This is a predicted complex of two RNAs, RNase P RNA and transfer RNA, with 366 nucleotides together.
């Protein structure tokens, strides 16, 4: 130097043309007008409407410790553990005391218990090697002792050990358990003004009330059906439309290249408003690993 | 611009709700048979879990991300 990674940071300045681009304004003109993700819509929060209230319990979510930042979703920093990866680095992760589950395959899958063999230790009837020519036992041996005792076959209160299986045999998960949180919908929420209307059926004080049960309040409420469907607001701090403006050339910067020259972009387009997570991208900069 | 579901051979489906044996049945397909030829009928055969990850001994199932679809909302 190169290949092929990672991890963080940026993701531009200027001028000039109209306007067949928007909006303000003091109107010859001036100002100003997308993103780091404006996505994905997975969270949260403002805002709104709905919800009858109290306990209990259920559903749902989330889950290492410590420390911090934030209303919170979350995020930083440190320790520790496990996994992927050659490393740079990136990701997972509350608990098995009770409950319940683990296919096949094993003796067994969470119960230390049964089953099977060894060993050991104890029995008897029959049977059956051996046995005063010395069983058994005791000792390291010499030596002591003296009628039992192998095999089989029962027992296991007290002894070990192995069992071919499996991903795992002191183990994994879960609708179980502990902590902590939680009504529901969303700006096509919704709020005004004008406009039209047709109403039916059903459940209901024998209780209507959208997860249950209990207590306490106590009138509504579900479905079809028709009518009318125009316009503000909601909506912003000089981006503020509603088929929704945010163009277009040139130069530089920054890269490359000895130098002429190149290249200058990819990813994508606000929709009430902030704010995390997530995914895409790379003209470029800086670090860090690897191989040549 | 919200919200809610789904994706398994060539089509249409079961297994998914509490993961487990070779992913199930129908029809199209193909190849033999019957048949003068077909078509029914009969024997056999191919063929699939949307992509990626990721948790588990093990994933169509469960998580997470993406992809394409369908439907509902004044």
């Nucleotide at each position: 130097a190169a290949a092929a990674g990672c991890c963080u940071g940026a993701g531009g300045a200027c001028a000039g043309c109209u306007g067949a681009c928007g909006c303000c304004a003091g109107u010859a003109u001036g100002g100003u007008g997308a993103g780091g993700a404006a996505a994905g819509u997975c969270c949260c929060c403002u805002c709104u409407c709905c919800u009858u209230g109290g306990c209990a319990g259920g559903g749902c979510c989330g889950u290492g410790c410590c420390u911090g930042c934030a209303u919170a979703a979350g995020c930083a920093g440190g320790c520790g553990u496990c996994c992927c990866g050659a490393g740079a680095g990136g990701g997972a992760a509350g608990g098995c005391a009770a409950c319940g589950g683990c296919a096949c395959g094993a003796g067994a899958a969470a119960u230390c218990u049964a089953c099977g063999g060894a060993u050991c230790g104890g029995g008897u009837c029959a049977a059956u090697a051996g046995g005063g020519u010395g069983a058994u036992g005791a000792u390291a041996a010499a030596u002591c002792u003296g009628a039992c005792g192998u095999u089989c076959c029962c027992c296991g209160c007290u002894u070990u050990c192995c069992g071919a299986u499996g991903g795992g045999a002191a183990g994994c998960c879960g609708a179980c358990c502990a902590c902590g949180g939680u009504a529901g919908a969303g700006c096509a929420a919704g709020u005004c003004u004008a406009a039209a209307c047709a109403g039916a059926u059903c459940c209901u004080g024998u209780g209507a009330g959208u997860c249950u049960g209990c207590c306490a309040c106590g009138a509504g409420g579900a479905u079809c059906g028709g009518g009318u469907a125009a316009g503000a607001c909601g909506c912003a701090u000089c981006a503020g439309u509603c088929g929704a403006a945010u163009g277009c050339u040139g130069u530089c910067a920054g890269c490359c290249g000895a130098a002429a020259g190149g290249u200058g972009a990819a990813c994508a387009g606000a929709a009430a408003g902030g704010g995390g997570c997530u995914u895409a991208c790379u003209c470029c900069a800086g670090g860090c690993a690897u191989u040549u | 611009g919200g919200g809610a579901g789904c994706a398994u051979g060539g089509g249409g489906u079961a297994a998914u709700c509490a993961g487990g044996c070779u992913a199930u049945c129908c029809u199209a397909g193909c190849g033999g048979g019957c048949u003068c030829c077909a078509g029914a009928c009969c024997c056999g055969u191919a063929g699939a879990u949307c992509u990626g990850g990721g948790u588990u001994c093990g994933a169509a199932u469960c998580c997470c991300a993406g992809u394409g679809c369908u439907c509902c909302c004044a």
It holds a member of the Rfam family "Archaeal RNase P". Rfam classes the family as a ribozyme. On this family, see Brown, Nucleic Acids Res 1999: "The Ribonuclease P Database".